[in-house]
């Protein structure tokens, strides 16, 4: 320095153009005498920056950060 990937909740991950989801965690509430557990409920999120479109987590570009690979 080049080539490919990949960044979305506090952790792992879906969602692939049309109201951004689930698991864990977290918070408050039930059961329990308390504590583990179960159940209900809340709250959080698209890496920046431009472009396309009515509309962009999706597509294009630039840049950052990771990972890999080749010099």
């Nucleotide at each position: 320095g080049g080539g490919c990937c990949a960044g979305u909740a506090g952790u792992u991950u879906a969602a692939u153009g049309g109201u951004a989801a689930a698991a864990c965690g977290a918070g408050c509430g039930g059961c329990u005498g308390g504590c583990a557990g179960c159940c209900g409920c809340u709250a959080a999120c698209u890496c920046g920056g431009g472009g396309u479109u009515c509309a962009a987590u999706u597509c294009c570009c630039c840049g950052c950060u990771g990972g890999u690979c080749c010099a």